[in-house]
RNA sequence: GGGCCUGUAGUCGAAUGGUUAAGACGUCGCCCUUACGAGGCGAAGAUUCUGGGUUCGAUUCCCAGCGGGCCCA
Numbered sequence: 001g002g003g004c005c006u007g008u009a010g011u012c013g014a015a016u017g018g019u020u021a022a023g024a025c026g027u028c029g030c031c032c033u034u035a036c037g038a039g040g041c042g043a044a045g046a047u048u049c050u051g052g053g054u055u056c057g058a059u060u061c062c063c064a065g066c067g068g069g070c071c072c073a
Base pairs, nucleotide, nucleotide: 001072002071003070004069005068006067007066010025011024012023018056027043028042029041030040031039049065050064051063052062053061
């Protein structure tokens, strides 16, 4: 330099055009326990990397940029 894949809570990870963006782990509160852990109940936490475009409507499709990974040279 060229090609491909990828970016969603602190971490992992669903949703592939539709009206409040799942779930798990973690965090916080309560219950339970002598206490811790485990278990039960509940809560908070996301401008879906950024900027444009298409569309009535974008996490989803298109373009550019930025970050990460793989391959080729």